[in-house]
RNA sequence: GUGGAAGGCCGGGCGGCCGCUGGCGCGGGCUUGUCCCGCGCUGGAGGAAAGUCCGGACUCGAUGAAGCGCCGGUGCCGGGUAACGCCCGGGCGGGGCAACCCGACGGAAAGCGCCACAGAAAUCAGACCGCCCCUCACGUGUGACGGGUAAGGGUGAAACGGUGGGGUAAGAGCCCACCGGGGGCCUGGCGACAGGACCCGCAUGGCAAGCCCCACCGGGAGCAAUGCCAAAUAGGGAUCGCGCGCCGAAAGGCAGGGCCGCUUCAGCCCGAGCGAUCCGGGUUGGCAGCUUGAGCCGCGCGGCGACGCGCGGCCCAGAUGAAUGGUCGCCCAAGGGCGCAAGCCCUGGACAGGAUCCGGCUUACAGGCCUUCCACGCAC
Numbered sequence: 001g002u003g004g005a006a007g008g009c010c011g012g013g014c015g016g017c018c019g020c021u022g023g024c025g026c027g028g029g030c031u032u033g034u035c036c037c038g039c040g041c042u043g044g045a046g047g048a049a050a051g052u053c054c055g056g057a058c059u060c061g062a063u064g065a066a067g068c069g070c071c072g073g074u075g076c077c078g079g080g081u082a083a084c085g086c087c088c089g090g091g092c093g094g095g096g097c098a099a100c101c102c103g104a105c106g107g108a109a110a111g112c113g114c115c116a117c118a119g120a121a122a123u124c125a126g127a128c129c130g131c132c133c134c135u136c137a138c139g140u141g142u143g144a145c146g147g148g149u150a151a152g153g154g155u156g157a158a159a160c161g162g163u164g165g166g167g168u169a170a171g172a173g174c175c176c177a178c179c180g181g182g183g184g185c186c187u188g189g190c191g192a193c194a195g196g197a198c199c200c201g202c203a204u205g206g207c208a209a210g211c212c213c214c215a216c217c218g219g220g221a222g223c224a225a226u227g228c229c230a231a232a233u234a235g236g237g238a239u240c241g242c243g244c245g246c247c248g249a250a251a252g253g254c255a256g257g258g259c260c261g262c263u264u265c266a267g268c269c270c271g272a273g274c275g276a277u278c279c280g281g282g283u284u285g286g287c288a289g290c291u292u293g294a295g296c297c298g299c300g301c302g303g304c305g306a307c308g309c310g311c312g313g314c315c316c317a318g319a320u321g322a323a324u325g326g327u328c329g330c331c332c333a334a335g336g337g338c339g340c341a342a343g344c345c346c347u348g349g350a351c352a353g354g355a356u357c358c359g360g361c362u363u364a365c366a367g368g369c370c371u372u373c374c375a376c377g378c379a380c
Stems, first nucleotide, its partner, number of pairs: 001376010012331007020044010030033001046351001050362002053360005058222003063266006070219006076090005091105001092103004106213002111211002113207003128153002130149004135144004161179006181200003185196004226288004236279007245254003256270004295314008332349001334347005
């Protein structure tokens, strides 16, 4: 200098004028109200607010616990976290010269299923072209029958181990060396795993992101949850299912029924009502929930790290048909034109906007800045 990799940050700034909204304070008004008006101070969209894909907090629901079933999710090991399918650090496998990146990463000897086409043959397979041997015929390498063979070639994503040597009629793990595979043993490691020596017969492919088996986790709805106030209407109508039993004057109790996919335990409701479906009517008002949080920032300590602990500081939208917009000037980044230059002119600044709140993942993003690392080239 060029190309690449990983991480982090900004994403317009300043000022004036007008306009909007939350909080606090002050003043005024009247119809005294959760009201109206004015003034001052102060706060006012995101890194993704998007997707609605995960995980929760919170609220309500008579259900709660355990076991089994059914459904769904995750899937190497060890950590982090409120939790997760997330994050960190490792292991193994793959891509890349590398920095780095990716992994749907338990089990194929529990079972079922699939591997089209091509090919001789695709699980316990097979001889198309070949190679070798015997016999016969022809005559000097051809053909036919029979036998042996899977090393060479072909087909294919994949052909029941690879390379080299020996051996053989020709070949073959037939034998040997190494690699690969399997077995137990030893060493290191919390572990996934790694390494070492020895033995073995040279041995039975892939797909589970097919069903399945195994381990672990989970199982109702959702802020339009829910609670309160005000107001209004029709305490409305129809049909169906189960039941309407006993004691007691009553209260109350029992049998029984129900809240569950099933069972057990506990609890609760009804006990004369419980439940299901349909038609019709009223209320579409106000307040709370509502923003102080598993919160943010700084420093220190521990840890490779995710993160944790301690101290200190800060309060950072709470709207409700939905608030931050308009305008002017200057400056800044990018592009283009003119100009020797100073400078001037024009265009123009991405993806995109809350609604219960957090932790993540995924997707979109003009332009710019910072840090570290890898490769190549050149110079000293």
This is a predicted structure of a 380-nucleotide RNA (Bacterial RNase P class A) from Citreimonas salinaria. Its Rfam family is "Bacterial RNase P class A". The family's RNA type in Rfam is ribozyme. The coordinates come from a structure-prediction model, not an experiment, and the mean pLDDT is 77. The model forms 95% of the base pairs in the Rfam consensus.